[in-house]
RNA sequence: GCGGGCAUAGUUUAGUGGUAAAACAUCUGGUUGCCAAUCAGAAAAUUCGGGUUCGAUUCCCGGUGCCCGCA
Numbered sequence: 001g002c003g004g005g006c007a008u009a010g011u012u013u014a015g016u017g018g019u020a021a022a023a024c025a026u027c028u029g030g031u032u033g034c035c036a037a038u039c040a041g042a043a044a045a046u047u048c049g050g051g052u053u054c055g056a057u058u059c060c061c062g063g064u065g066c067c068c069g070c071a
Base pairs, nucleotide, nucleotide: 001070002069003068004067005066006065007064010024011023012022013021018054026042027041028040029039030038047063048062049061050060051059
């Protein structure tokens, strides 16, 4: 330099053209004499820009980062 893949919450993963899900972690409360464990609840995310569309996290193009292969 060329080609391909990936990017979703603090972390690890789901997911679909129409309210974005869960686990762990965090916070609050219950339970306990205290802690732990457990139960209930809360906050928290679609990498960036553009396009298509009534509507994009999803489809298309480009950028950035990471990984793999070729040279």
RNAcentral holds the sequence, with entries from ENA and MGnify.
This is a predicted structure of a 71-nucleotide RNA (transfer RNA) from a Minisyncoccota bacterium.
RNAcentral records the identical sequence in 2 taxa.
Its Rfam family is "tRNA". By type it is a transfer RNA.